[in-house]
Context: one part of a larger RNA
């Protein structure tokens, strides 16, 4: 002196943080990942217009919401947890000539000709259901052949730098790309802008992978090891390598502590200490690891995937017993565990993310509120007079003395908290709409400029102002033998308690328990446990 505390007494207000430390134990209900109609078919209320008319419906055309489906990107981000883990898991400084990289940004080149499906849909079947099967119909930026090749792999030839397996440059051969959509214009031939698509070539951020150093206990744990060590060749990976396979060799760790066993998520940081050290490793931030248990893999630029698939087990749930359904260590909640830890809130206004050209849509990330004195700061709970001192209480040597300016009185204030009434900042931004520039042929579009105009806030009628009224609503703990600030009285009578230590109590106890008094912090005070 500090703490994510708890426990006992006490408790006004208000900012800013903090709150399952235990059972990675079960989990009821909801929301926690979507979006795109400017990639497609389709379906189509509401309404308009027209026609038929039995007069309230039908038929055409325009017009188009929602949900479902194919397509594309996203769902590996973001949010939890700390189980596992002594490990290149973290840190730190390096290597990759052994690697990889959607989305973004830079430059180069390109987009021609074809073709059959599958879903939705329409019909049938099964099943209790989850769902499943056949038949037929359809469209694309789904798939699929074929040209084309700036290039780009990959053989061969040359060459120039490195020299460690390479890196670049020029020639050739073989293989290897594509999609469209939307707005204007239009002489209907196309023309242009913007989003998009391919292939290469850089770059920006991202990540694999490796290799030196460092940071826990135990020697009452001395040996361990067979894919083990290393070579040959093969296979696989985005890449190196026993990573995986054949063979061959027989090495390879250790007392500078191997291997066992225990404990631990690592760091930035935090307490504490004058430092050196110690101890921890909540909240904030960066890594890793997991996602009911174990165990695979698919998709993809990324997983071996917390709200994705398959197996296999443990559990709960449905079931017509033939079969199925689930994973809150995502936000809130129950139970259970426990000494303990919160609302089944409000919003996308703001940051921020995914999706869209955009409007916009989602986002339980987040921004807010509610609960909790759990912390830390702050403010209140009255000021100013007031007697040689009122009444009570206590003590007394019966004079007194204390409580004590305390009180009452008198004069003044009105912060919180109450009541009225005004009212935010966050929106510098955002959309629209209308003007200006730039790109363009263009009054499209895209891009800026902010000149201007409307709107757009959960919190929240909240912070703040500003009036009203009345002192008026608002103090406790703990302690008082020594340490250590602070005594007396009475009851008790080794009893009943106290207690950190050393001790107190057996008849006058400043130590036990009331009182009065007095000290100490104070909306807290004290006790526990831990750490310096």
């Nucleotide at each position: 002196g500090a703490c994510g505390a708890a426990c006992g007494c006490u408790g006004g207000c208000g900012g800013c943080g903090u709150g399952c430390c235990u059972a990675a134990c079960a989990c009821a209900u909801g929301c926690a990942a979507g979006u795109u109609g400017a990639g497609c078919g389709a379906c189509g209320a509401a309404c308009c217009a027209g026609g038929g008319c039995u007069u309230g419906c039908c038929c055409u055309g325009g017009g188009g919401c929602a949900a479902a489906g194919c397509a594309g990107c996203g769902a590996a981000c973001g949010g939890g947890u700390g189980a596992g883990u002594a490990a290149c898991a973290c840190g730190u400084g390096g290597g990759u000539a052994a690697c990889c990289u959607g989305c973004c940004c830079c430059g180069a080149u390109a987009a021609c000709c074809g073709g059959g499906a599958c879903a939705a849909c329409c019909c049938g079947a099964g099943g209790a259901a989850a769902c499943u099967c056949g038949g037929g119909c359809u469209a694309a930026u789904a798939c699929c052949g074929g040209a084309u090749g700036u290039g780009c792999u990959c053989g061969c030839c040359g060459g120039a730098c490195a020299c460690g397996a390479g890196u670049c440059c020029g020639g050739u051969g073989c293989g290897u790309a594509a999609a469209g959509g939307a707005a204007g214009c239009u002489u209907c031939g196309g023309c242009c802008u913007c989003c998009g698509u391919a292939u290469c070539g850089g770059g920006a951020g991202g990540g694999g992978c490796c290799c030196g150093c460092g940071g826990c206990c135990c020697a009452u744990u001395a040996g361990u090891u067979a894919g083990u060590u290393g070579g040959u060749g093969a296979g696989g990976u985005a890449a190196c390598g026993g990573c995986u396979c054949a063979c061959c060799a027989a090495g390879a760790c250790c007392g500078c502590g191997a291997u066992g066993g225990g404990u631990a998520g690592c760091u930035g940081g935090u307490c504490u200490g004058a430092g050196a050290g110690g101890a921890c490793g909540a909240u904030c931030a960066g890594c890793c690891a997991c996602a009911c248990u174990g165990g695979g893999a698919c998709u993809g630029a990324g997983a071996c995937a917390c709200g994705g698939c398959c197996c296999a087990g443990a559990c709960u749930c449905c079931u017509a017993c033939g079969g199925g359904a689930g994973g809150c260590a995502g936000c809130a909640g129950u139970g259970g565990g426990g000494a303990a830890u919160c609302u089944u809130g409000c919003g996308c206004a703001a940051u921020g993310c995914g999706c869209g050209a955009a409007a916009g849509c989602g986002u339980g990330a987040c921004g807010c509120a509610g609960c909790a004195a759990c912390g830390c700061c702050g403010c209140g709970u009255g000021g100013g007079g007031g007697a040689a001192g009122a009444a009570g209480g206590c003590c007394u040597u019966c004079g007194g003395g204390u409580u004590g300016u305390a009180a009452a009185c008198c004069c003044c204030u009105u912060u919180c908290a109450g009541g009225a009434g005004g009212g935010a900042c966050g929106a510098a931004g955002g959309u629209u709409c209308g003007g200006c520039g730039g790109u363009g042929a263009a009054u499209a579009g895209c891009c800026g400029c902010c000149c201007g105009a409307a709107c757009u806030g959960a919190c929240g009628g909240u912070a703040c102002c500003u009036c009203c009224a009345c002192a008026a609503g608002a103090a406790g703990c703990c302690c008082c033998g020594g340490c250590u600030a602070a005594c007396u009285a009475c009851g008790u009578g080794c009893c009943a308690g106290c207690a950190g230590c050393c001790g107190c109590g057996g008849u006058a106890a400043u130590a036990c328990g009331u009182a009065g008094g007095g000290g100490g912090c104070u909306a807290g005070c004290g006790u526990u446990g831990u750490c310096c």